[in-house]
RNA sequence: AAGUCGAACGAGAAAGGGGGGGCAACUCCCUGAGUAAAGUGGCGCACGGGUGGGUGAGUAACACGUGGAUAAUCUACCCGACAAUCUGGGAUAACAUUUCGAAAGGAAUGCUAAUACCGAAUAAGCUCACGAUGUCUUCGGACGCUGUGGGAAAAGGCGGGGACCUUCGGGCCUGCCGUUGUCGGAUGAGUCCGCGUCCCAUUAGCUAGUUGGUAGGGUAAUGGCCUACCAAGGCUACGAUGGGUAGCUGGUCUGAGAGGAUGAUCAGCCACACUGGAACUGAGACACGGUCCAGACUCCUACGGGAGGCAGCAGUGGGGAAUUUUGCGCAAUGGGCGAAAGCCUGACGCAGCAAUACCGCGUGAGUGAUGAAGGCUCUUGGGUCGUAAAGCUCUGUCAGAGGGAAGAACCUCCUAUCAUAUAAUACAUGGCAGGCCUGACGGUACCCUCAGAGGAAGCACCGGCUAACUCCGUGCCAGCAGCCGCGGUAAUACGGAGGGUGCAAGCGUUGUUCGGAAUUACUGGGCGUAAAGCGCGUGUAGGCGGCCUUGCAAGUCAGGCGUGAAAGCCCUCGGCUUAACCGGGGAAGUGCGUCUGAAACUGCUUGGCUUGAGUACGGGAGAGGGAGGCGGAAUUCCCAGUGUAGAGGUGAAAUUCGUAGAUAUUGGGAGGAACACCGGUGGCGAAAGCGGCCUCCUGGACCGAUACUGACGCUGAGAUGCGAAAGCGUGGGGGGCAAACAGGAUUAGAUACCCUGGUAGUCCACGCCGUAAACGAUGGGUACUAGGUGUUGCGGGUAUUGACCCCUGCAGUGCCAAAGCUAACGCAUUAAGUACCCCGCCUGGGGAGUACGGCCGCAAGGCUAAAACUCAAAGGAAUUGACGGGGGCCCGCACAAGCGGUGGAGCAUGUGGUUUAAUUCGACGCAACGCGAAGAACCUUACCUGGGCUUGACAUCCCGAUCGCACCCUUUGGAAAAAACUUAGGGGUCAGCUAGGCUGGAUCGGAGACAGGUGCUGCAUGGCUGUCGUCAGCUCGUGUCGUGAGAUGUUGGGUUAAGUCCCGCAACGAGCGCAACCCUUGUCCUUAGUUGCCAGCAUUAAGUUGGGCACUCUAGGGAGACUGCCGGUGUUAAACCGGAUGAAGGUGGGGAUGACGUCAAGUCCUCAUGGCCCUUAUAUCCAGGGCUACACACGUGCUACAAUGGCCGGUACAAAGGGCAGCUAUACCGCAAGGUGGAGCGAAUCCCAGAAAGCCGGUCUCAGUUCGGAUUGGAGUCUGCAACUCGACUCCAUGAAGUUGGAAUCGCUAGUAAUCGCGGAUCAGCAUGCCGCGGUGAAUACGUUCCCGGGCCUUGUACCCACCGCCCGUCACACCACGGGAGUUGAAUGUACCUUAAGCUGCCGGGCUAACCCGCAAGGGAGGCAGGCAUCU
Repeated sequence: AAGUCGAACGAGAAAGGGGGGGCAACUCCCUGAGUAAAGUGGCGCACGGGUGGGUGAGUAACACGUGGAUAAUCUACCCGACAAUCUGGGAUAACAUUUCGAAAGGAAUGCUAAUACCGAAUAAGCUCACGAUGUCUUCGGACGCUGUGGGAAAAGGCGGGGACCUUCGGGCCUGCCGUUGUCGGAUGAGUCCGCGUCCCAUUAGCUAGUUGGUAGGGUAAUGGCCUACCAAGGCUACGAUGGGUAGCUGGUCUGAGAGGAUGAUCAGCCACACUGGAACUGAGACACGGUCCAGACUCCUACGGGAGGCAGCAGUGGGGAAUUUUGCGCAAUGGGCGAAAGCCUGACGCAGCAAUACCGCGUGAGUGAUGAAGGCUCUUGGGUCGUAAAGCUCUGUCAGAGGGAAGAACCUCCUAUCAUAUAAUACAUGGCAGGCCUGACGGUACCCUCAGAGGAAGCACCGGCUAACUCCGUGCCAGCAGCCGCGGUAAUACGGAGGGUGCAAGCGUUGUUCGGAAUUACUGGGCGUAAAGCGCGUGUAGGCGGCCUUGCAAGUCAGGCGUGAAAGCCCUCGGCUUAACCGGGGAAGUGCGUCUGAAACUGCUUGGCUUGAGUACGGGAGAGGGAGGCGGAAUUCCCAGUGUAGAGGUGAAAUUCGUAGAUAUUGGGAGGAACACCGGUGGCGAAAGCGGCCUCCUGGACCGAUACUGACGCUGAGAUGCGAAAGCGUGGGGGGCAAACAGGAUUAGAUACCCUGGUAGUCCACGCCGUAAACGAUGGGUACUAGGUGUUGCGGGUAUUGACCCCUGCAGUGCCAAAGCUAACGCAUUAAGUACCCCGCCUGGGGAGUACGGCCGCAAGGCUAAAACUCAAAGGAAUUGACGGGGGCCCGCACAAGCGGUGGAGCAUGUGGUUUAAUUCGACGCAACGCGAAGAACCUUACCUGGGCUUGACAUCCCGAUCGCACCCUUUGGAAAAAACUUAGGGGUCAGCUAGGCUGGAUCGGAGACAGGUGCUGCAUGGCUGUCGUCAGCUCGUGUCGUGAGAUGUUGGGUUAAGUCCCGCAACGAGCGCAACCCUUGUCCUUAGUUGCCAGCAUUAAGUUGGGCACUCUAGGGAGACUGCCGGUGUUAAACCGGAUGAAGGUGGGGAUGACGUCAAGUCCUCAUGGCCCUUAUAUCCAGGGCUACACACGUGCUACAAUGGCCGGUACAAAGGGCAGCUAUACCGCAAGGUGGAGCGAAUCCCAGAAAGCCGGUCUCAGUUCGGAUUGGAGUCUGCAACUCGACUCCAUGAAGUUGGAAUCGCUAGUAAUCGCGGAUCAGCAUGCCGCGGUGAAUACGUUCCCGGGCCUUGUACCCACCGCCCGUCACACCACGGGAGUUGAAUGUACCUUAAGCUGCCGGGCUAACCCGCAAGGGAGGCAGGCAUCU
């Protein structure tokens, strides 16, 4: 925030002001004022208007929407009409006095008024009862008209006034208002009905006032609304009942639409007012700012008792992510009261707060290149911010100063006038004209002028989606993230910066809804393999349904009328400077109702038809079903005979059986189960399923020809029946087989696979269970759409002696294939094609076919069937690879066949580990480990310790100085050493010119740019290298095929060392690889003969010399080998096999040569290089140490273990190399290493240089040795500045392990293995290593099953980081979610019962009682009140 009316009524202050009296205290009068405040009474308070709020608690309902009904109703104020307003009475509040209480509030006595209350009168077209009659009707009644009888009414107030009357108040007349009755209107309300209106069936049955009737009560009114009686009904699968949620609508958001979501603001309706209940008053309420009761809460209290209800406007607290001022005004619009002025109005009009939203505007415009400064970046040239700024020329919105509206029309009053009314020019009412008055917003909108670019730009983003890129920092950290995903040292993805992009007084984020999503598909999806066809029938409801015809008009279609509120959306016109906003008009509102019409289609109906469906008749086919009987083979067992030591079983065995006689074999018997051959993508059945033969009973399909019925059909939610195997119950049966179980094997284990046994079970009868990859992973029906080829049943034609064969129809059952479909695979008249009808089912993966609930079951379990939580996938089909203890073909010292080793010993060397000041670093399966390192005492050297140095050990640039400088040698000092310094001595000593001291060079000193780094990253790189692998492969162009990834070519048949070649082929060609071309070796020819060679001649110790160039050899050039020739095989090919010739034969041997790629293989320590790091040190220079350590482990080697040998003596034959700071001969010395000395040779000339194994002879005699040589002692040699850590070699002495090596493992296919020595690089010295050279010189290969590696084709795949893949389960710890759980607690609800407030109603009412009646009165009566009882609660 709801009051108002003094023109309904009685009563009636005070302060203040003025005046008088009184000494004063004080008192009186007038005014204030008939005012304030209070009371009686009326209207309002239930809102034509409105509220405001809860977004709304309740309500799933006639609550709402829409259209109807009310003949079943009411309606104050308002309008119209008619009539009236008469006569009396008794109280009571206020007030006064007394009194109770703390208060709130009362109580008693006394007085008084009314438009308060009451009685009587009169009254119609009101109402009641009983009659007559008309119209309409839903047949119930309604509305009229009329007769008789009964009943019900009222109030006055204010103004004016001539005559008449008067108690002078007035009566009376008149006007206005009020009041009463009746009818009508308007408005509003009540009630009823059709249709529409959320989710759950894991809610399937609900209901006793329930459903209906009769009678009564109640209401304004119908009605079980209530009561009594009677009947037993009513609702429900088109979803009752129950549970959950929810105010409904116009509209709003979204969407192309259909839809989906929603119900703020505005508007209509409903419901509620602290919670629950109740009535009263009233026209209207069961009443937001009324009453009563109960309850919760808050407040007051004297503890006795009281008060309150913001879901009105503001405001406070609380809650929350979050939501405003305790403002101004009734000036306008509207409402209440009033005759009016007026009062009231948190309705409303305005203002304030919040960028919350929409709209509009500004923060400046033009010009301006030294492209300023500065920032960022940079390849150092520049680029970019950027005409951007500054500067110059302008403009003036907003903000500041000045002026300044419209919104105002009324009402009242005044003036003038007209009309109504009236006796009246009064009063009153109405109209017209003029005047006065009224503005919250607000000094607001708007306008003018003044000065001056001044006071006014942010936010997000910049990996893709998605417009926009760089630098720095960080380094799987910090962080980002809508999805994919970024970040592990070069991040356009994190953080900052510069720049850019998008919006802009906003911009981002979060939440919500729709869209995209055809991702619930009506429009508009699917179900072989991706999710999805019930295991299969019968059949109810329902849905759908052949041809012709009659009628109806429910559906359908057309038109008219009514309605579909306003606002909103849309169109158009207009008003604010524009727009948002607002106003006028229109359209639309797809709906509902009603009237009329049409009759094709659907439906209903009439009559017919035969093609769908069915019946009758004649046939043949069949493991179709049920019952009974019969049969033979086999297994096992029993009895008997023969017979003897094994049998059985397996990959191999064992458990097992057997001398108590097995196995084997013969004869006889018992019992149970199953039915070989036929047998077949053959048959039958709805499916599950059905197999010896015979009999009986019985279902269905098919073919043929006629007759009949006349749409009888299809599908099928529920329902019902059948339903493999296993399992369960009862009773039988039990031969074989065989879960469980036992034993034996296998194995790391083996609760398995294998073996020996063996119980349930398998079989029968009856009864349950109801599931399977119950599969064609494909529901049923009908119709249509190329073919080819089998097969089963029946029929027709032709033909035949007959069986066949051939053509053809129907019904099944297979394969191939066209169109079409499909994501592909595939399907294809037996559709997954083209269409229609019906049913079932699906909606990402997991959780889960699970939990809970329900139903079924004896149980096992079945059927129905979620959610929380969690993931970003799960899945289908196909493709390329890779892989397989998949297949096929084929290679390789891959295996096999051989020879020799390694693994055992000692030593050498490398690595790991350990140690250390350091033991520098790298390399780690093959493909690291005698590797980088073709050679660590110093150096190397990168490591450690210690000591120096700082433009540096090294490069470029600048300045100054010097050119007897620098430098070299000797020497001194500093613990050692070097650099530097220092002392002394010696050596040594510039160049060109234009002749200027210039240029160049060298050194020193100085400053800074810089040097330097074996510091990090080989996962930032180049280059180089290893490996698969010298394996035969790897690709491209064009064409073709495929939606595509891709395929084809490159596969296939042969062949090869080879993708080598041939043939074929939707492929045709080409490239990199293979091969060849190159080197070397093997034969011959030719050219040339020195340093090489020597046949013949001469000569010597010797090709030494003469001579010669034939031979050997050397090194240039050629020849030769090509499957060329012959035969055979082969496809007439390629090619292979054999042969000839030949020095060599099928790439003659060897080498070089390494495709596309793989391993983030190796190397930043060869070199180069990005980035990072250090800069008196991580650079650089030194000395010493270390890389050489040593319990141990591994790799690679050497030497051995001996007699095919060791030792001693003698003796023969190479190749390829190297040499001047070099190789070094002859000679001499030393046992030797070596030394002295020095000829020759820059080498086909000289030297290293003696080759060794071999051969000849001797010795040793099987042993830790005359094997073996480690280790150690001693003495030496050489290199070197220097052999201690730490070299090699020699001599003397010593004489270790080792007697052929476990598991395992390596090399080699011919001049190879094995064995023997020789040389070279590196290098002062150091070789068992490495790289080469020759000598001697084997064995074996049946073959490709297996191991390893590789190639091609094919197949499977859940792998693609590609099997060293992927992946499953338990357990441990922590956390989350759900289920169960002894129980416990709250809420809701059913039934029965107890107590019961307020209250309505009924009854009683002995107490109390003014109006009316009787009565003179007392008193009585009627009526009422308190109180009591009862139903409900």
Description
This is a predicted structure of a 1433-nucleotide RNA (small-subunit ribosomal RNA) from an uncultured prokaryote. The prediction has a mean pLDDT of 81.